[in-house]
Context: one part of a larger RNA
RNA sequence: UUGGGUGUAAAGGGUGUGUAGGCGGACUUUAAAGUUGGUUGUGAAAUCCCUCGGCUUAACUGAGGAACUGCAACCAAAACUAAAAGCCUUGAGUGUUAGAGAGGAAAGUGGAAUUCCUAGUGUAGCGGUGGAAUGCGUAAAUAUAUGGAGGACCACCAGUGGGCGAAGGCGGCUUGCUGGGGCCUAUCUGACGCUGAGGCACGAAAGCGUGGGGAGCAAACAGGAUUAGAUACCCUGGUAGUCCACGCCGUAAACGAUGAGUACUAAGUGUCGGGAGAACCCGGUGCUGCAGUUAACGCAUUAAGUACUCCGCCUGAGUAGUACGUGCGCAAGCAUAAAACUC
Numbered sequence: 001u002u003g004g005g006u007g008u009a010a011a012g013g014g015u016g017u018g019u020a021g022g023c024g025g026a027c028u029u030u031a032a033a034g035u036u037g038g039u040u041g042u043g044a045a046a047u048c049c050c051u052c053g054g055c056u057u058a059a060c061u062g063a064g065g066a067a068c069u070g071c072a073a074c075c076a077a078a079a080c081u082a083a084a085a086g087c088c089u090u091g092a093g094u095g096u097u098a099g100a101g102a103g104g105a106a107a108g109u110g111g112a113a114u115u116c117c118u119a120g121u122g123u124a125g126c127g128g129u130g131g132a133a134u135g136c137g138u139a140a141a142u143a144u145a146u147g148g149a150g151g152a153c154c155a156c157c158a159g160u161g162g163g164c165g166a167a168g169g170c171g172g173c174u175u176g177c178u179g180g181g182g183c184c185u186a187u188c189u190g191a192c193g194c195u196g197a198g199g200c201a202c203g204a205a206a207g208c209g210u211g212g213g214g215a216g217c218a219a220a221c222a223g224g225a226u227u228a229g230a231u232a233c234c235c236u237g238g239u240a241g242u243c244c245a246c247g248c249c250g251u252a253a254a255c256g257a258u259g260a261g262u263a264c265u266a267a268g269u270g271u272c273g274g275g276a277g278a279a280c281c282c283g284g285u286g287c288u289g290c291a292g293u294u295a296a297c298g299c300a301u302u303a304a305g306u307a308c309u310c311c312g313c314c315u316g317a318g319u320a321g322u323a324c325g326u327g328c329g330c331a332a333g334c335a336u337a338a339a340a341c342u343c
Base pairs, nucleotide, nucleotide: 004314005313006312007297008296012311014202015201016200017199021195022194023193025088027086028085029084030083033081034080035077036076037075038074039073040072041071042070049065050064051063052062053061054060091192092189093188095185103178104177106175107174108173109172110154111153115149116148117147120144121143125136126135163170164169207248208247209246210245211244212243216242217241221237222236223235224234259310260309261308262307263306264305267288268287269286270285271284272283273282274281275280292299293298316343317342318341325336326335327334328333
């Protein structure tokens, strides 16, 4: 390589969009590129294979045959693929009506609580723990109550995983702006589709740059405990950070550890959105379960079943997601990615 695989054994790209490429619905006609049949030419000899022969045999060798699975030209065929022309509506998109949603970004605004400040009441403790201590407090704390400041966060509603989003993710309220999906209908277009190497865009947390902000929490750090020790777990403090704006970074157990699309294959039951007349239908989201599948666990119309199309990836363990080189980055580092050697 062929093959076999990819939920948990190695292996699904973090996610989308889309270029090239690959693949692609029904019908009619044309020509005949692929395809199929035939004819002719060529396919050197030797070799290989078959038959017969020569050296005592064999190797070796002579003769004949077959073969050289290929290429070219010509004559046909027209099912399939490709091409051209036409046509269709089921795929895809579009329009009308009604409706759901923490989808996005922006502005405004509200609330409980924590902390701090101010003034009042009040007096010796508070806090913390398994128990303590560090710490705070007669310069009046803790507690209680008035007013204020400021930042962050949104209890209940809330749903045995309810909704939305491609993923990351999204939860107070209001407003305008804005993306997407579903149902009903069947207006229009008429295959416009699927996938997608590169590319481009998005991408939690932490981290980085500049400037703000800083209540609570809290790496680092300091102290108190615990302990044989305790660079920890526990406690008292506490700085980056967490928050905002702009710009980087580009990684996660980025997980359903399960790529995307289409079709088909028992049922039962919960829930969300839409339609309908109650049955029921369409689209999501769960559970149970048959056939089937699986090494087993399990999966099972939301497949890990049965098939097809396209992409990524795997090929013993360690060395190692490392070295070197290259690209990107302010850096941290990220991406790509070996070998010697050992077993």
Model confidence (mean pLDDT): 85 of 100. The part of an RNA shown here (small-subunit ribosomal RNA, central domain) has 343 nucleotides and comes from an uncultured bacterium. The full RNA is in RNAcentral, with records from Greengenes. It matches the Rfam family "Bacterial small subunit ribosomal RNA".